[in-house]
RNA sequence: GGGGUGGUAGUUAAGUCGGUUAUAACGCCGGCCUGUCACGCCGGAGGCCGCGGGUUCGAGUCCCGUCCACCCCG
Numbered sequence: 001g002g003g004g005u006g007g008u009a010g011u012u013a014a015g016u017c018g019g020u021u022a023u024a025a026c027g028c029c030g031g032c033c034u035g036u037c038a039c040g041c042c043g044g045a046g047g048c049c050g051c052g053g054g055u056u057c058g059a060g061u062c063c064c065g066u067c068c069a070c071c072c073c074g
Stems, first nucleotide, its partner, number of pairs: 001073007010026004019057001028044005050066005
């Protein structure tokens, strides 16, 4: 330099042929329980989806550029 895969809450992941409010677990906060902690139960907060642009009535999903990680080729 060329090609491939991936980037989505603090962490790890899901997300159907593009379609209602982006989902779960762990973690975090509050409550219940307990003599206290933990476990368990209930509730809550937290992400505009790496970044920028395009297509579309509508984009996490399609297209272009770009950054990062890993792999392959040279």